[in-house]
Small-subunit ribosomal RNA, 3' major domain from an uncultured bacterium, 476 nucleotides, folded computationally.
Context: one part of a larger RNA
RNA sequence: UGACGGGGGCCCGCACAAGCGGUGGAGUAUGUGGUUUAUUAGACGCAACGCGAAGAACCUUACCAAGGCUUGACAUUGAGCGCCAUACCCAGAGAUGGGUAGUUCCCUUCGGGGACGUGAAAACAGGCGGUGCAUGGCUGUCGUCAGCUCGUGUCGUGAGAUGAUGGGUUAAGUCCCGCAACGAGCGCAACCCCUAUCCUAUGUUACCAGCAAGUAAAGUUGGGGACUCAUGGGAGACUGCCAGGGACAACCUGGAGGAAGGCGGGGAGGACGUCAAGUCAUCAUGCCCCCUAUGUCUUGGGCUACACACGUACUACAAUGGUCGGAAACAGAGGGAAGCGAAGCCGCGAGGCAGAGCAAACCCCAGAAACCCGAUCUCAGUUCGGAUCGCAGGCUGCAACCCGCCUGCGUGAAGUCGGAAUCGCUAGUAAUCGCAGGUCAGCAUACUGCGGUGAAUAAGAUCCCGGGCCUUGCAC
Numbered sequence: 001u002g003a004c005g006g007g008g009g010c011c012c013g014c015a016c017a018a019g020c021g022g023u024g025g026a027g028u029a030u031g032u033g034g035u036u037u038a039u040u041a042g043a044c045g046c047a048a049c050g051c052g053a054a055g056a057a058c059c060u061u062a063c064c065a066a067g068g069c070u071u072g073a074c075a076u077u078g079a080g081c082g083c084c085a086u087a088c089c090c091a092g093a094g095a096u097g098g099g100u101a102g103u104u105c106c107c108u109u110c111g112g113g114g115a116c117g118u119g120a121a122a123a124c125a126g127g128c129g130g131u132g133c134a135u136g137g138c139u140g141u142c143g144u145c146a147g148c149u150c151g152u153g154u155c156g157u158g159a160g161a162u163g164a165u166g167g168g169u170u171a172a173g174u175c176c177c178g179c180a181a182c183g184a185g186c187g188c189a190a191c192c193c194c195u196a197u198c199c200u201a202u203g204u205u206a207c208c209a210g211c212a213a214g215u216a217a218a219g220u221u222g223g224g225g226a227c228u229c230a231u232g233g234g235a236g237a238c239u240g241c242c243a244g245g246g247a248c249a250a251c252c253u254g255g256a257g258g259a260a261g262g263c264g265g266g267g268a269g270g271a272c273g274u275c276a277a278g279u280c281a282u283c284a285u286g287c288c289c290c291c292u293a294u295g296u297c298u299u300g301g302g303c304u305a306c307a308c309a310c311g312u313a314c315u316a317c318a319a320u321g322g323u324c325g326g327a328a329a330c331a332g333a334g335g336g337a338a339g340c341g342a343a344g345c346c347g348c349g350a351g352g353c354a355g356a357g358c359a360a361a362c363c364c365c366a367g368a369a370a371c372c373c374g375a376u377c378u379c380a381g382u383u384c385g386g387a388u389c390g391c392a393g394g395c396u397g398c399a400a401c402c403c404g405c406c407u408g409c410g411u412g413a414a415g416u417c418g419g420a421a422u423c424g425c426u427a428g429u430a431a432u433c434g435c436a437g438g439u440c441a442g443c444a445u446a447c448u449g450c451g452g453u454g455a456a457u458a459a460g461a462u463c464c465c466g467g468g469c470c471u472u473g474c475a476c
Stems, first nucleotide, its partner, number of pairs: 002476001004473002007471007016460001019425005026315008034306002042051001063301007072124001076123002080118003086101006104115004126290002129288003135284002137279003140275001142273001147186006153162003166177003192267004197235007207224002211222003238261001241255005317418001321377006334365003339358002344353003384415001389410007431453007
């Protein structure tokens, strides 16, 4: 000087308290540990465990078994040879091997050159092999915490201190005042994006108040430029105004006006550094290692196993509910050409036939669901719950046995609100309800978004956890 303290003071944070809903018990999904012949490998307190993986049937794939290749699946150079592509046949699990048919294109000075295929020898290729404790890059974390430093000056023998401490204040090293300090940089804030109000310009594919036409109904048509909305441009919020407090300051409390008030809400944005944190399996890369194999091709298997243990979710245990019927109730944000796929018809249904329209404010995905109205069930392992299993089908795809998703009928398990313990959340939030997207042939209870309905409680500082500043002790 730091770090640390079951030292002190001050102050923050869903840290506690006050509340609401969960997890821990059940079934299932998924990840992990363990076990296992391969069950590839990485990640391991917070900050590993629905994590990389935005999607393992083959492929992916790195693992295992078997069958093959050795200048190689891939790159550059390449003597020489040739034409290839393509289709078919035979052997084989296929890779591959053999055979048949077939015979290219561009430029040309007709010498040839180029593309392409094959190919000896050799340089070399190749490695998801090791080391993240050799590294770059990227990332997590403390933490969006308010800190981390520098120049000059001053003080100290020096390490260093001062500035940055102090009095107030703030979300903030934010600002004010004081002061041997005066300034500055990286952070804070602002500048950026979305959202909340208004004005204005432009109106098609959006809109429809008034006028007219038209219909079973319909912005459907003429038209309109009001409204909604869309896309640009602007205004608006600044403690600007008032009162009180305060040190006449910064600022705080209340009020007015206002769509919005004291940072309006959200996002992006992460200082110096810490954890030899994570990643050599995105990529790049030093060194080491393999070189008829640790490279490479193929078929099949495995990553999906299953005594068990843990994490994260989904569905429930019901009446604030289940089932049936009705009212086509009302969104937002997205996606669509090897795509989205309407009407109509067939099927109980998954789906099929069909193919209109749409590179989409136009057409399609597309019925939002909870909600509302009516009927029924009457507290039961039930008309709750849906696991499991049987049968019959549908779809994708060379191919659903290992190992996909969906539908119908039947079956109808555990579960009656969960021990110790533990998590999230302060407002359009929690809770609850559905919708879309990426990945993707197919496959979502995950993830990322979107809107609908919409609470309770706190405004306190004793304690637990984490953090900031000052101070004190110290055997580090």
The full RNA is in RNAcentral, with records from Greengenes.